[in-house]
RNA sequence: GGGCGGGCCCGGCGCGGCGGAGUCCUACGAACCCCGCCAGGUCCGAGAGGAAGCAACGGUAAGGAGGUACAUCCGGGUGCCGCCGUCAGCCUGCCCGGA
Numbered sequence: 001g002g003g004c005g006g007g008c009c010c011g012g013c014g015c016g017g018c019g020g021a022g023u024c025c026u027a028c029g030a031a032c033c034c035c036g037c038c039a040g041g042u043c044c045g046a047g048a049g050g051a052a053g054c055a056a057c058g059g060u061a062a063g064g065a066g067g068u069a070c071a072u073c074c075g076g077g078u079g080c081c082g083c084c085g086u087c088a089g090c091c092u093g094c095c096c097g098g099a
Base pairs, nucleotide, nucleotide: 001096002095003094004093005092006091007090008089010085011084012083013082014081015079016078018075019074020073021072022070023069024067025066026065028063034059035058036057042051043050044049
């Protein structure tokens, strides 16, 4: 110097894990401008009845909170993980040649 390998670096794919978003579950959550049901009271009626309807109660919404359920999306100087590739670079093993 050449040939064949290995490791690092670099890149891709995959798997797992972390974080965020989303969906889901749970509880909270509307004095009135949501729903239901409407005590009391109010109104109409001669009456029988009817009407509207506050509070309470029940439900639901926006919303924020918790869960870790889904495994969907996004992210990454995530993993002494797997596979593949690799111009150049660094380290290294074997063989050949030269001095």